[in-house]
RNA sequence: GAACGCUGGCGGCGUGCUUAACACAUGCAAGUCGAGCGGUAACAGGUGUAGCAAUACAUGCUGACGAGCGGCGAACGGGUGAGUACAAACGGGUGAGUAAUAUAUGGGAACGUACUUUUUGGCUUAGGAUAACUACGGGAAACUGUAGCUAAUACUAAAUAAGCUCUACGGAGGAAAGAUUUAUCGCCAAAAAAUCGGCCCAUAUCAGAUUAGCUAGUUGGUAAGGUAAUGGCUUACCAAGGCGACGAUCUGUAGCUGGUCUGAGAGGAUGAUCAGCCACACUGGGACUGAGAUACGGCCCAGACUCCUACGGGAGGCAGCAGUGGGGAAUAUUGGACAAUGGGCGAAAGCCUGAUCCAGCCAUGUCGCGUGAGUGAAGAAGGUCUUAGGAUUGUAAAACUCUUUCAAUAGGGAAGAUAAUGACGGUACCUAUAGAAGAAGUCCCGGCUAACUCCGUGCCAGCAGCCGCGGUAAUACGGAGGGGGCUAGCGUUGUUCGGAAUCACUGGGCGUAAAGAGCACGUAGGCUGUUUACUAAGUCAGAUGUGAAAUCCCAGGGCUUAACCCUGGAAGUGCAUUUGAAACUGGUUUACUAGAGUUCGGCAGAGGGUGGUGGAAUUCCAAGUGUAGAGGUGAAAUUCGUAGAUAUUUGGAGGAACAUCAGUGGCGAAGGCGACCACCUGGACCGAUACUGACGCUGAGGUGCGAAAGCGUGGGGAGCAAACAGGAUUAGAUACCCUGGUAGUCCACGCUGUAAACGAUGAGUGCUAGUUGUUGGGGUUCUUGUACUUCAGUGAUGAAGCUAACGCAUUAAGCACUCCGCCUGGGGAGUACGAUCGCAAGAUUAAAACUCAAAGGAAUUGACGGGGACCCGCACAAGCGGUGGAGCAUGUGGUUUAAUUCGAUGCAACGCGAAGAACCUUACCACCUCUUAACAUCUUGAUCGCGGAGUCUAGAGACGGAUUUCUUCAGUUCGGCUGGAUUGGAUACAGGUGCUGCAUGGCUGUCGUCAGCUCGUGUCGUGAGAUGUUGGGUUAAGUCCCGCAACGAGCGCAACCCUCACCUCUAGUUGCCAUCGGGUUAUGCCGGGCACUUUAGAGGAACUGCCGGUGACAAGCCGGAGGAAGGUGGGGAUGACGUCAAGUCCUCAUGGCCCUUACGGGCUGGGCUACACACGUGCUACAAUGGCGGUGACAAUGGGUUGCAACCUCGCGAGGGGGAGCUAAUCUCUAAAAACCGUCUCAGUUCGGAUUGUAUUCUGCAACUCGAAUACAUGAAGUUGGAAUCGCUAGUAAUCGUGGAUCAGCAUGCCACGGUGAAUACGUUCCCGGGCCUUGUACACACCGCCCGUCACACCAUGGGAGUUGGUUUUACCCGAAGGCAGUGCGCUAACCGUUCGCGGAGGCAGCUGACCACGGUAAGGUCAGCGACUGGGGUGAAGUCGUAACAAGGUAACC
Repeated sequence: GAACGCUGGCGGCGUGCUUAACACAUGCAAGUCGAGCGGUAACAGGUGUAGCAAUACAUGCUGACGAGCGGCGAACGGGUGAGUACAAACGGGUGAGUAAUAUAUGGGAACGUACUUUUUGGCUUAGGAUAACUACGGGAAACUGUAGCUAAUACUAAAUAAGCUCUACGGAGGAAAGAUUUAUCGCCAAAAAAUCGGCCCAUAUCAGAUUAGCUAGUUGGUAAGGUAAUGGCUUACCAAGGCGACGAUCUGUAGCUGGUCUGAGAGGAUGAUCAGCCACACUGGGACUGAGAUACGGCCCAGACUCCUACGGGAGGCAGCAGUGGGGAAUAUUGGACAAUGGGCGAAAGCCUGAUCCAGCCAUGUCGCGUGAGUGAAGAAGGUCUUAGGAUUGUAAAACUCUUUCAAUAGGGAAGAUAAUGACGGUACCUAUAGAAGAAGUCCCGGCUAACUCCGUGCCAGCAGCCGCGGUAAUACGGAGGGGGCUAGCGUUGUUCGGAAUCACUGGGCGUAAAGAGCACGUAGGCUGUUUACUAAGUCAGAUGUGAAAUCCCAGGGCUUAACCCUGGAAGUGCAUUUGAAACUGGUUUACUAGAGUUCGGCAGAGGGUGGUGGAAUUCCAAGUGUAGAGGUGAAAUUCGUAGAUAUUUGGAGGAACAUCAGUGGCGAAGGCGACCACCUGGACCGAUACUGACGCUGAGGUGCGAAAGCGUGGGGAGCAAACAGGAUUAGAUACCCUGGUAGUCCACGCUGUAAACGAUGAGUGCUAGUUGUUGGGGUUCUUGUACUUCAGUGAUGAAGCUAACGCAUUAAGCACUCCGCCUGGGGAGUACGAUCGCAAGAUUAAAACUCAAAGGAAUUGACGGGGACCCGCACAAGCGGUGGAGCAUGUGGUUUAAUUCGAUGCAACGCGAAGAACCUUACCACCUCUUAACAUCUUGAUCGCGGAGUCUAGAGACGGAUUUCUUCAGUUCGGCUGGAUUGGAUACAGGUGCUGCAUGGCUGUCGUCAGCUCGUGUCGUGAGAUGUUGGGUUAAGUCCCGCAACGAGCGCAACCCUCACCUCUAGUUGCCAUCGGGUUAUGCCGGGCACUUUAGAGGAACUGCCGGUGACAAGCCGGAGGAAGGUGGGGAUGACGUCAAGUCCUCAUGGCCCUUACGGGCUGGGCUACACACGUGCUACAAUGGCGGUGACAAUGGGUUGCAACCUCGCGAGGGGGAGCUAAUCUCUAAAAACCGUCUCAGUUCGGAUUGUAUUCUGCAACUCGAAUACAUGAAGUUGGAAUCGCUAGUAAUCGUGGAUCAGCAUGCCACGGUGAAUACGUUCCCGGGCCUUGUACACACCGCCCGUCACACCAUGGGAGUUGGUUUUACCCGAAGGCAGUGCGCUAACCGUUCGCGGAGGCAGCUGACCACGGUAAGGUCAGCGACUGGGGUGAAGUCGUAACAAGGUAACC
């Protein structure tokens, strides 16, 4: 350097295999020189010969040139990043081995350097070969053998030596090449320069200590060898060194740098493109050549792989440019040109150049441009939304008027090139032409974060960066409309830095959030009092050199602009050298006494160690007294005891611990230390004098001490007491409780080394307000036991300051300094592995995978507690009467059913909705039936009525058919105008007791008629919040008083309202009748009256007002007086903020959804009344406080015309037939009942009345399912009710009757009324509910909370694991290719020498030998990784199982 999804107009400039250093088909990427040489294979020309010609032959003669000899180049350029951070590559002759032999910056000395430049001096004389070629061969090929010929700038010898090298200082040694067109080029030697390179040093350069010791050529020396050169580079000998906590060795990872990205910076990350250096070229080893070699396109060997083969043998290396396969999310053309820039060769022309310059591909990045501009409201159409009016899309479009950048077409046409030569390229650029013409997408719209609505979906489908969204009204999913952002791109994913002060150098922390080592001593290290002098390492200042270029920054310039490019400057914070300064740090030195220590005198102490002594108590033993229990607990039992316990007395034994004193008292470093005495011993404190002279502080490693438990050996063992046993408790009880009881607890010696080892607070030093206790010592003072003061400890409170708060506060958690230790989200885990220690138990050190979005601290408000304090309530207690047992009534559950309609379900559902289901009601079931509808509105047509009553008729009825009769709409401007009614049609609509009370309103229940719930301002607190509202009293009350950083206020309480009780006034009819009169058998019956009773209006009256006591001179409380009533007089209405997603969609209203010939409407019949059972609420009883019979007195509230009905009459009766009166203080229901008297005499009865039979009555269209009542007959259960539970505190409970609503009828229910009329309350311990304060909390859905562990199931990662597979590495040994080196060299041998010419010598070659060595092999280890039956724990999962360990005193306080 990106990739993916959607989309895509143009141009400029960049970039483009990050993965497999995986394998590669094909082409090209390094040649050139004939002015070095012999030459002539091809091409062209010439010449000659032959031929008429075409042409053939000859000829290196010329241009040139294949192959060859020779020179130079090929070591550059180009690619890649595998290796590399002490191990190997590689280099040195080899090897053992070794150092980063790397990079950056800066230095250094013991070196080489082809081509190039400069200078000096030379280039003399000879010689023998060989390739090409020819001939003959071998081989499939690659290639190659033998013989023969030949040249050189190839090779060799000799000569010479200015300078050079060696030297024993005498000397010795060593060179050359020529070509030619006569111009030059070349060759040799030496010196110098430049360039390039080799070597050495310092500093810097990743992570891991669960890598702590490494090293034998290792470290140094001497000698030799070797190299271009220094050097253990190599060898021999000698010495025993060298490196390492400032991290050696080992392991992992990695090319390094300039730079790049990010950041305010310091830093962090990175090392593509460009540039410098290094390393590598299929893997490994090796040398050759050369100036130079890790030799990419050279050689040899080994290996793997591929290809050819005639099977004998050969060939190859794209990490060069293109390209192919493969891998991968992913990365391009088998292009053009040497025109430019550069490189190689050449004298040059020139040739070569996949270096390079260009073009091609890709939105991969960046920069620039365009996709049009202006006018344009009927605010068009369409879309979307809508409150239906409109809004929005939107000047947007259309339309009109313009422009032509880019692209297109045509014409012209560069610079890049000094004389020539242009791949790019007919390119850039310019001009002309036509026409808005060819050119817009993508993501988002819940918050963060700019941008909103509708529909669909319904915890589904899906979204999601985090929080989270979706379970029927989704701005969060999908679609649409609209909007927002960016724009030829947009979005996603990935990576890095930032934000993150979240590793904190700049710039953090450690009492309780993670974090102070259990404590001390002390090594290294770090830090260190006052003073003198010197020094100059640190430090500071200046100068010089360097810090490559490019990049970044600044200035200027060139492409139309920009990106891009060019020029210059600055910068590069660094390193080195040098000059200076001397305050500070360091070093050396001088002096000092304030730190530290020594000396003397006192003094306190559970400081430590050893030995001894003592009394109390428990237990045991012996004996005495004594008798039936003792012991133990919530209660018991196990246990002990008649074989004499417990109790008591005396004596004895033994072990352990030391009451009182005793104290936030003392001592000690911590752990810890407690009877008394003696001895040994450590430290502190106070006072005083002299001395030493910084001797100090801290302290990684290290060493020592270190509770309890535990371990080892040996003792001891009274009490206590893990384990264990038994008894209890319990659903269970491997516990809590009880009875026993062994280790252990004790002693000696040794080990362990940990604790909530805590002040959860490291050590040291200095500084910074007080007050008040106490311990030890000293001083002053005088009134001799006070006061003041000082040092050292130990407490409380508190200022400043600090702290998140709580809190700390001269004993700091304040202000500073020094040193050490430790922390970095929760879990996994203080675990695994490894290592060290330990007899073991275990300790120390100490991860990761995986998983969660929290875990945690402090404080706040609530709620809760089997926490505490106070208070209240028929809450308990004290009483009275019930329920629970029976029968019946009624409601519910369950069951049944075609249906048994629905709702209500702890208190707060269950005689509730329902103040009354035979039909109706009625919502349910079955059958039948209607479809604009039973009902409402609108529109249109017709009619003028409609409707009531009766008869016949089909039908179960609804719905019909026929017919008779009554009646003949209203207004009017007089217009068939209006209204109204009926009916037909059509369309919107009606209708729904269908669903959702968890979408709602309203209403209601409940806590609770409990006393609470809040606000404004102020104050306090970082804040949540607090204060007020708490406190002391008091009250029925947050009622009132007092106090108080609060002062006020609101909703509640109380009062105001109604009623009852007393009185007064007013008014007397239907009420009343005291007085007067009349009348009657009698009666307010009449006159009369309104006094009384009463009725119903208005008033009065009660307020702790008065007195006494008490209390705080208060509020209030207690008692008393008066009063009809006394301390809210009794009762009612009245229900704060809120809680329960409490109840109700079936009263009503209503959103949404659903049905529409039906889930709507109508009708008949049935059902809601069922019945093995369970529960609630009631009635009646069980009898004598009663039943029955008789007598017969006293109420109140209410109701009545579709009614109440007196009275008369009939009936045993329910009731029937008549019927006065009454629309009611007039008439009526209306009789009150308990009471009283008599009788019955304790029994299933003269109790009780269920059930059943018969006969009736009433209501009603109709009493079968399914009404009530009456009479006669029948005569069940039941003899006071288990556990449990309800109501009630005075005109109450209990008991007695009466009335009313609903209603045709139906009441044991409900709502009212009066009659008779009690008992008890010591008191607040307990149960229940509530209020206030306080406390704890891990709860906040708030204890019906939270939450732990095993087990079972699924999944995930991980440890162990017999072993097995692979990588890497070490040691020992075996083998030993190529190769150079060493030795040998009897075979072979042109140059030189000698020669007797046969040959010999020197030298060389082949061959052989040796040590070394790559690959390979054997054996034994180390280390890392994969797999692994089985196994261990861990994590996560849906509403699994078992218990309930923790959070409250969590029900046994919790924890280490």